[in-house]
Context: one part of a larger RNA
RNA sequence: GAACGAACGCUGGCGGCGUGCCUAACACAUGCAAGUCGAGCGCGAAAGUCCCUUCGGGGGUGAGUAGAGCGGCGGACGGGUGAGUAAUACAUAGGUAAUCUACCUUCGAGCUUGGGAUAACCCUGCGAAAGUGGGGCUAAUACCGGAUAAGACCACGUAAUUAUUUUACGGGGUAAAAGGUGGCUUAUUUUUUAAAUGAGCUAUCACUUGAGGAUGAGCCUGUGGCCUAUCAGCUUGUUGGUGGGGUAAGAGCCUACCAAGGCUAUGACGGGUAGCUGGUCUGAGAGGACGACUAGCCACACUGGGACUGAGACACGGCCCAGACUCCUACGGGAGGCAGCAGUGGGGAAUAUUGGGCAAUGGGCGAAAGCCUGACCCAGCGACGCCGCGUGGGCGAUGAAGGCCUUCGGGUCGUAAAGCCCUGUCAUGCGGAAAGAACGACCCUGCGACGCAUAAUCGCAGGGAGUGACGGUACCGCAGGAGGAAGCACCGGCUAACUCCGUGCCAGCAGCCGCGGUAAUACGGAGGGUGCAAGCGUUGUUC
Numbered sequence: 001g002a003a004c005g006a007a008c009g010c011u012g013g014c015g016g017c018g019u020g021c022c023u024a025a026c027a028c029a030u031g032c033a034a035g036u037c038g039a040g041c042g043c044g045a046a047a048g049u050c051c052c053u054u055c056g057g058g059g060g061u062g063a064g065u066a067g068a069g070c071g072g073c074g075g076a077c078g079g080g081u082g083a084g085u086a087a088u089a090c091a092u093a094g095g096u097a098a099u100c101u102a103c104c105u106u107c108g109a110g111c112u113u114g115g116g117a118u119a120a121c122c123c124u125g126c127g128a129a130a131g132u133g134g135g136g137c138u139a140a141u142a143c144c145g146g147a148u149a150a151g152a153c154c155a156c157g158u159a160a161u162u163a164u165u166u167u168a169c170g171g172g173g174u175a176a177a178a179g180g181u182g183g184c185u186u187a188u189u190u191u192u193u194a195a196a197u198g199a200g201c202u203a204u205c206a207c208u209u210g211a212g213g214a215u216g217a218g219c220c221u222g223u224g225g226c227c228u229a230u231c232a233g234c235u236u237g238u239u240g241g242u243g244g245g246g247u248a249a250g251a252g253c254c255u256a257c258c259a260a261g262g263c264u265a266u267g268a269c270g271g272g273u274a275g276c277u278g279g280u281c282u283g284a285g286a287g288g289a290c291g292a293c294u295a296g297c298c299a300c301a302c303u304g305g306g307a308c309u310g311a312g313a314c315a316c317g318g319c320c321c322a323g324a325c326u327c328c329u330a331c332g333g334g335a336g337g338c339a340g341c342a343g344u345g346g347g348g349a350a351u352a353u354u355g356g357g358c359a360a361u362g363g364g365c366g367a368a369a370g371c372c373u374g375a376c377c378c379a380g381c382g383a384c385g386c387c388g389c390g391u392g393g394g395c396g397a398u399g400a401a402g403g404c405c406u407u408c409g410g411g412u413c414g415u416a417a418a419g420c421c422c423u424g425u426c427a428u429g430c431g432g433a434a435a436g437a438a439c440g441a442c443c444c445u446g447c448g449a450c451g452c453a454u455a456a457u458c459g460c461a462g463g464g465a466g467u468g469a470c471g472g473u474a475c476c477g478c479a480g481g482a483g484g485a486a487g488c489a490c491c492g493g494c495u496a497a498c499u500c501c502g503u504g505c506c507a508g509c510a511g512c513c514g515c516g517g518u519a520a521u522a523c524g525g526a527g528g529g530u531g532c533a534a535g536c537g538u539u540g541u542u543c
Base pairs, nucleotide, nucleotide: 001543002542003541004540006539007538008537009536010535013389014388015387016386017385018384019382020381021347026345027344028343030342031341032340035073036072037071040070041069043067048061049060050059051058052057080300081299082298090224091223092222093221094220095219096218099217100216104213105212106211107210108209109208110207112146113145114144115143121136122135123134124133125132126131152174153173154172156170157169158168159167160166179205180204181203182202183201184200185199186198187197188196189195190194226272227271228270233263234262235261238260239259240258241257242256243255244254245253275297276296277295278294279290280289281288282287302323303322304321305320306319325336326335327334328333353379355378356377357376361375362373363372364371365370392422393421394420395419402413403412404411405410426484428479429478430477431476432475442464443463444462445461446460447459448458449457487532488531489530490529491528492513493512494511498527499526500525501524502523508515509514
């Protein structure tokens, strides 16, 4: 000199964009943060209101709504934190003939025939509660059989190539939602209308199976990046082999037996510290230090362990066990996990609102309308940082008054003020502005595809209505009047900037050298000056 997630002191007008628990991975009151689908399925209220009534009640509507339940998909993403981890991590370059991949996408084949349950519901028992037991009824895209098997998978045999692998052939085992919705035709039933049900065709969404793609992931290998030798030897599943097991998959990954190996001064093993990287800061560079925000990867979710479900977890707002802690209890037993967003206590020099909205972007579910979304978009607080603007401009000498200094002549503050003439940024008030951020989805029309079809569905083009948290915000106009807006540090040398008074080795200053003991440009005050400026200094840390 530069930099900072800074803090402290003094001061403080406005705006834009960023940024804000670095400490206790300490404990948490309260609210919200993951739901959705009735176009998978069965059930199914109440309030209100209308009518009738024997005044007990009943019926219609509300409404097949709310609601819970079965089932599907998603809760493995998104969000947080950095405890652990020195290598099961990360970065980079590869390998996988050793592997998996829901949803999406391309192509092929299929979508048949049966069955038994169970929740919800009703009855009933236990319990303070959390909850739970028994009996009865019922549905499905829930569950379980049978048939079919081109191709796929598994084991076996043969042939070629071959330590593995690939190709061809033969026999055995393995699957479907028969579903939902829309349209057309037809048949049956109920009281004509109309509705319901069945069948056929068709469209679409689902479903099964196979081969690819895309995406995501697992595993393996080379190389690279901290300190310490006042850590020199370490290792028994250890190193290798065989048999077996296990995984989606290779492997001591696990197990039995056998052999005695494996690593190490190019630093094993131990100890300390630490998430890693793209990058950030500094520096001419080489390098050094760091890893806040943002992006990628990893690890963790009160502490330790474990598996279940699932395409994917050994799962932050899932389950089980143990522990510590907190809460409820009828003492028998139960409930909980903010390192999600706010917020509280505590720790600390120190770090924000228990805000608005799903309008946009993105995500989950859904055919869609839509619902959910503390992701996100915004607003609030903090000069915490960067950037921009303002605190006025011109004229104005009798160089006013006053302060300070003085050699008493004067000098200086100083065109500074007053005064005169202007301007109107920002702030304030009033008015305009419903700007942009909006596209997509929806409806209508036309054309095309599929189709028996001028149904329906899908695609394309044109048109239409509607949708904004921010926010009456940005921006624009008008009004008035210099009115509301300057401080901080320093002035001995380094280092830009000097005099007076007070003090008298005292009080004090100080980054280094050093000042102060009676004329202190170094202490304190004043006047003046210098530097930076809504900031200025100090402290801390890095280069």